[in-house]
RNA sequence: GCCCGAAUAGCUCAGUGGUAGAGCGUCUGGCUGUUAACCAGAAAGUCGCAGGUUCGAUCCCUGCUUCGGGCG
Numbered sequence: 001g002c003c004c005g006a007a008u009a010g011c012u013c014a015g016u017g018g019u020a021g022a023g024c025g026u027c028u029g030g031c032u033g034u035u036a037a038c039c040a041g042a043a044a045g046u047c048g049c050a051g052g053u054u055c056g057a058u059c060c061c062u063g064c065u066u067c068g069g070g071c072g
Stems, first nucleotide, its partner, number of pairs: 001071007010024004018055001026042005048064005
């Protein structure tokens, strides 16, 4: 330098055009002699950044950034 993949909640990930989700974690309440477990609920996202396409973009296209891999 070229090619491929990834970037979504604190963490691990799902979501392939139509109101952003799960598990774990955190917080609150219930239960319990206490803790844990269990049950109920809640908070937490400019979906890496900037453009484009579209009535509508996490999703499609282009560029960039970071990380991982391959080639030279």
The RNA shown here (transfer RNA) has 72 nucleotides and comes from a Candidatus Micrarchaeota archaeon.
NCBI's taxonomy places the organism under Archaea, Nanobdellati, Microcaldota.
The sequence was found in a public genome assembly.
Model confidence (mean pLDDT): 83 of 100.
Its Rfam family is "tRNA". Gene Ontology term of the family: triplet codon-amino acid adaptor activity.